[in-house]
RNA sequence: GCGUCCAUAGUCUAGUGGUAAGGAUGCCGGCCUUCCAAGCCGGUAACCCGGGUUCAAAUCCCGGUGGACGCA
Numbered sequence: 001g002c003g004u005c006c007a008u009a010g011u012c013u014a015g016u017g018g019u020a021a022g023g024a025u026g027c028c029g030g031c032c033u034u035c036c037a038a039g040c041c042g043g044u045a046a047c048c049c050g051g052g053u054u055c056a057a058a059u060c061c062c063g064g065u066g067g068a069c070g071c072a
Base pairs, nucleotide, nucleotide: 001071002070003069004068005067006066007065010025011024012023013022018055026044027043028042029041030040031039048064049063050062051061052060
């Protein structure tokens, strides 16, 4: 330099154009318990950045940034 893949809560991850952006974990509160842990209930928090297509974009397209792998 070229190619491929990836980027979603603090962390891990699902989501192939419309439904509430879901789950786990963490954190906060409550229940339970003599206390703690475990368990149960509730809450909190996310689509890397810019542009385009579309009635509608996390999702499709282009560029940028960062990461992984391969080739040279």
The RNA shown here (transfer RNA) has 72 nucleotides and comes from a Promethearchaeota archaeon. The organism belongs to Promethearchaeota, within Archaea. The coordinates come from a structure-prediction model, not an experiment, and the mean pLDDT is 81.